Predicted 3D model of a 73-nucleotide RNA (transfer RNA) from a Patescibacteria group bacterium. Its Rfam family is "tRNA". It is annotated as a transfer RNA. The coordinates come from a structure-prediction model, not an experiment, and the mean pLDDT is 82.

[in-house]
RNA sequence: GCGCGUGUAGCUCAGUGGUUAGAGCACCACCCUUAUAAGGUGGGGGUCGAUGGUUCAAGUCCAUCCACGCGCA
Numbered sequence: 001g002c003g004c005g006u007g008u009a010g011c012u013c014a015g016u017g018g019u020u021a022g023a024g025c026a027c028c029a030c031c032c033u034u035a036u037a038a039g040g041u042g043g044g045g046g047u048c049g050a051u052g053g054u055u056c057a058a059g060u061c062c063a064u065c066c067a068c069g070c071g072c073a
Stems, first nucleotide, its partner, number of pairs: 001072007010025004018056001027043005049065005
């Protein structure tokens, strides 16, 4: 340099273009316990990598760029 893939919560990941962006773990509070762990209930935390475009509507489709990974040279 070229090709392919990935980018969504602190971490690991779901999410068919369609009406409040989710789960598990983690964190906080409470319950339970002599206490801790386990268990239960509730809560906080996201401008979906960036900028444009298509569309009535984009996390999802398209373009460029950025970061990371793999391959080729």